[in-house]
């Protein structure tokens, strides 16, 4: 110099790991969320009717808890291939 074989830069496919976020499930607001308001008060001549505390329900902002699914980063894995023109190694 030739040529072979890894490594590095690139691209595609595939399938992982870590974190978060949505999705579920539990809790979850004395009043400043909703419903239903007992008692008890207001108004009526009565019939009723208002507004509504407490309790009870449903949940919000948030906390747990799950890990099935779905994104979203990050991060290496395999294969294949292309680009560059570097390292390393063999003959």
């Nucleotide at each position: 110099u030739g040529g072979g074989g890894a490594c590095c830069c690139u691209g595609a496919a595939g399938a992982g790991g870590a974190a978060g976020a949505u999705u579920u499930c539990u809790c979850g607001a004395a009043c400043c969320u909703g419903g239903u308001c007992a008692g008890a008060a207001u108004c009526g001549g009565a019939a009723g009717a208002u507004a509504g505390c407490a309790g009870c329900c449903a949940u919000a902002a948030g906390a747990g808890a799950g890990c099935c699914a779905u994104c979203u980063u990050c991060u290496g894995c395999u294969u294949c291939a292309u680009u560059c023109c570097g390292u390393c190694u063999c003959c």
Molecule: Bacterial small signal recognition particle RNA
Organism: Chlamydiia bacterium